[in-house]
This record gives sequence, C1' cells and structure tokens, in this order.
RNA sequence: UCGUGCUAGACGGGGAAUUAGCGGCACCUCGAACUCUAUCAAGAGGGACCCGAAAUCCGCUAUAGCGGGGUACAAUUCCUUGCCGAGUAACGGGUGUAUUGCACGGCGCGGCAGCGCAGCAUUGAAAGCUGGAUCCGGCGCAGCAAGGACCUGUGAACCCCGCCAGGACCGGAAGGUAGCAACGGUAAGCGGCAAUCCUUGGGUGCCGUCGGGGCAUCUGGCUGGAGCAAGCGAUCCGCGCACGGUGGGACGCCCGCCGCAAAGCAAGGUGCACGA
Repeated sequence: UCGUGCUAGACGGGGAAUUAGCGGCACCUCGAACUCUAUCAAGAGGGACCCGAAAUCCGCUAUAGCGGGGUACAAUUCCUUGCCGAGUAACGGGUGUAUUGCACGGCGCGGCAGCGCAGCAUUGAAAGCUGGAUCCGGCGCAGCAAGGACCUGUGAACCCCGCCAGGACCGGAAGGUAGCAACGGUAAGCGGCAAUCCUUGGGUGCCGUCGGGGCAUCUGGCUGGAGCAAGCGAUCCGCGCACGGUGGGACGCCCGCCGCAAAGCAAGGUGCACGA
C1' cells in the first nucleotide's frame, strides 16, 4: 500500500416543554431517499433501520434512553474545528390590528348644599293657623244638538166639513130634496223663518248652590319678625360617554443584539485481527 473479516461510534437535525439533569413519546420547525406533475425552473405528496411501551409520562445518571432484532463501515458514511446559513429562543426598540383599564382633561345627565351674578322681601321673608280658587261629584241655570208642540205655507175630482152656480129629481104652482164643479176651511202627508214651551243627551260653561278632597300651585286674613328662591355660572358627590390624553397585555410584521443551529462546503484526526 492492497485484500478479507471484526469492533468503537453511527443509522434524520434543531428548537420548545417536562426535568436536579440527560434522552425518548406527544408539540413546533428544517427536511433525505422515494413517488407524481412538469421539463429553464419549480410545485405537491412523503417523512428518513424494524418491533414493544411511554404525559396520574417512559427509561436512564455527566459512561445519562430501556428491551429485542438488523444494515453499511475506519471512512464522502465516525469524531473535531472552521465557513456559510434555512430555522428558532431570550432581551431591547419600532410599527400595525383589534381589545382592555384610568381618583387625568373634556362632555352629558342627576343630586346635596347655597360661593358669585341676576331676582323677590319691613308697601313685610321663612314657618304656623285659617278662608277661598284651581281639582272631584250631585243638583240647578244658561247654552248646544236632536225630536216634538205651537205658528205658517202647501195640501182631498170622489170614499172630510161648510156653502152650493149649472144641471138632475119631487110638486099643478109656490117651493123643496140629493148634490158635482167652483169657492172657503180642514185631516193625514210634505216644507219653512223667528220667538215660546216640552222631552232626551254630553269631555259644553272664567254661572249658581251643596258636599267631598286635601299633596301641590295661586290668593285673602291673623300670628311671626328677616330672610327666601335656585334662573345662569362656580364648588362638591354620583352615574354615563371613551372624544382627548395616558397605561397594560395579546397577535402579526420589521430592526438590533446575544445564543442554539439542519442541510451544504473545507480542513484535520481516528482502531483491531489475518494475509499479500
């Protein structure tokens, strides 16, 4: 140096979480072989030795998975270092979205009190007593509405009245009888003003009378003897609005910084046995 065989180690990586710590299952992320689409490229699927168990976890102990089986092999495959760097955690900052608070400001509503302005008050405040009105009910009156009476117009060919021309009838005559039209009047009906009377009705009424009511407002009288009231503004309290301001966390994105870091690239290192 070459050949054969064996062994250490290896047989996806990283992060987070649990843990005294380590590894594994379940979580997140990158992602080999392979398959499909497609043919510059790229995308989708897939999930990396096999089996068993494993979140009330499973198994180990700085020599840090356990039990059983298997593959290739001292090297592009194992180990170390460096480069690059997908990705990821912590810290800090910025930004966006929605959201959540605030004894801050502002605005609105309400309340106690009564500081300022305006107002009332010795031509008497509050308070108290008392009468009345407003309020309710009954009755009356007035009025309104409807109807009726009254008045009036019209209104009956005949089956209403009066008076009855003509004509008809009775009579010798005088005269009489019934009676249509016309005329006058009237009934039912139809219409019409005013005034008067009657009946009924009512969310009628600065009306009268009686009774009721008693918070409130107004008014009169008496007592009383200086305050009252709360319109506007101010103070205070409560509630609300989330407009301004300010604080918090969540999620997404970006930046900085400090770590870990796959795949890839580079360099170096690393056994045993036999034979030539």
Bacterial large signal recognition particle RNA from an Anaerolineae bacterium, 276 nucleotides, folded computationally. It matches the Rfam family "Bacterial large signal recognition particle RNA". Rfam describes the family as follows. The signal recognition particle (SRP) is a universally conserved ribonucleoprotein involved in the co-translational targeting of proteins to membranes. The model forms 96% of the base pairs in the Rfam consensus. The sequence was found by an Rfam model in a public genome assembly. The coordinates come from a structure-prediction model, not an experiment, and the mean pLDDT is 75.